[in-house]
Molecule: c-di-GMP-I riboswitch aptamer
Organism: Lacrimispora algidixylanolytica
RNA sequence: UAGUUCCAAAGGCAAACCCAUUGAAAGGCGUGGGCGCAAAGCUGAGGAUCUAAGGCGCUUAUGCGCUAUGAUAGUCUGUUUACCAAA
Numbered sequence: 001u002a003g004u005u006c007c008a009a010a011g012g013c014a015a016a017c018c019c020a021u022u023g024a025a026a027g028g029c030g031u032g033g034g035c036g037c038a039a040a041g042c043u044g045a046g047g048a049u050c051u052a053a054g055g056c057g058c059u060u061a062u063g064c065g066c067u068a069u070g071a072u073a074g075u076c077u078g079u080u081u082a083c084c085a086a087a
Base pairs, nucleotide, nucleotide: 005085012037013036017032019030021028022027035074041080043078045077046076047075048072049071050070054067055066056065057064058063
């Protein structure tokens, strides 16, 4: 110097749920709230998962099935940035 990460210190984020709002939905933003997180900071690059407005097919009809262009970074991997301090 670089990497990894015990005990601490200073902090950070914020699950479920509530209220409100937005969206076809999944979900998102905000408020309260804390389950937890050493990247639970960023990033939709590669998988994975969720939804199906629209489209396509089926059905006498009601409906059913398939499909992201939608979504999830607190699903995994990757990119990238980062506080303190041993061995």